[in-house]
């Protein structure tokens, strides 16, 4: 340097769930927590999933639909920290 990644060392994030707040929901901000993470640092670009406000058919139910969410679901692209085999 690349590829790899230890019962190494420094340090790092933070799943359920609780409070609260935003949002139409999915989701997300913060504070606790601590499942698990070597990219669980970042980008919605491709798939995949979630939602279904608006809209469109329907007509008094509902169905489609992303311009919304998710990078902790996969790919893809940029950037890191460490050094035993």
């Nucleotide at each position: 340097g690349a590829c790899c990644g230890a019962c190494a060392a420094a340090g790092g994030c933070a799943a359920a769930c609780c409070a609260c707040c935003c949002g139409a929901a999915a989701g997300g901000a913060u504070g606790g927590g601590g499942c698990g993470c070597a990219a669980a640092g970042c980008c919605a670009u491709g798939g995949g999933u979630c939602u279904a406000a608006a809209g469109u058919u329907a007509c008094g139910a509902a169905a489609c639909c992303a311009a919304g969410a998710u990078c902790g679901c996969c790919a893809g692209g940029c950037u890191g920290c460490c050094g035993a085999a």
Annotation:
Predicted 3D model of an 85-nucleotide RNA (c-di-GMP-I riboswitch aptamer) from a Bacillota bacterium. Its Rfam family is "c-di-GMP-I riboswitch aptamer". Gene Ontology term of the family: cyclic-di-GMP binding.